[in-house]
């Protein structure tokens, strides 16, 4: 210095819940406030699976499909980077 590895400390990320009613048919997402976790829970695609149905179809129907809308903190894979430094 590197690689397995994961002690201590500084910094990061931020689930659940609470607030605003800011964006949105919805589903979800912003914003503060919190602080279960997390060493890649960091960037960018893919491919699986999971919500929603607006508007298109369709039904006798308030009824069923459909995603070009979400979800990555559900899995799998790409490619680029990435703090510390005890044992």
């Nucleotide at each position: 210095u590197c690689c397995u590895c994961g002690a201590a400390a500084a910094g990061g990320c931020a689930a659940c819940u609470u607030g605003u009613c800011c964006c949105g048919a919805a589903a979800g997402g912003g914003c503060a406030a919190a602080g279960c976790g997390c060493a890649a829970a960091u960037u960018a695609g893919u491919g699986a699976g999971c919500c929603u149905a607006a508007g298109c179809u369709u039904u006798u129907a308030u009824u069923g499909g459909u995603a070009a809308g979400g979800c990555u903190g559900u899995c799998a894979u790409u490619a680029a980077u990435u703090c510390c430094g005890a044992a």

Predicted 3D model of an 87-nucleotide RNA (c-di-GMP-I riboswitch aptamer) from Acaryochloris thomasi RCC1774. Its mean pLDDT, the model's own confidence on a scale to 100, is 78. Its Rfam family is "c-di-GMP-I riboswitch aptamer". From the family's description: GEMM was predicted in a large-scale screen for bacterial structured RNA regulatory elements.